[in-house]
Molecule: c-di-GMP-I-GGC riboswitch aptamer
Organism: Deltaproteobacteria bacterium
């Protein structure tokens, strides 16, 4: 480098409530854990959703990819 412990120190935070934002998919803050070794980040590519159908928007915790990053068992 690769990999992913019955390891250590932490980190994230579904579903659902409260509240704001958007037509809307969903987003953000608070509470909450369902879970997660990249559930850090990019919309490049497929996919699902939304819509004022627009060369338009969403989803990275769908799936593949990019690039960063704790630790260091066993191989």
């Nucleotide at each position: 480098g690769c990999c992913g412990a019955c390891a250590a120190a932490g980190c994230c935070a579904a579903a659902c409530u409260c509240u704001g934002a958007g037509c809307a998919a969903u987003c953000g803050g608070a509470g909450g854990a369902c879970g997660g070794a990249a559930a850090g980040c990019c919309a490049c590519g497929g996919g699902u959703c939304c819509c004022u159908c627009g060369a338009g928007g969403a989803u990275a915790g769908c799936c593949g990819g990019g690039u960063u990053g704790c630790c260091g068992a066993a191989g």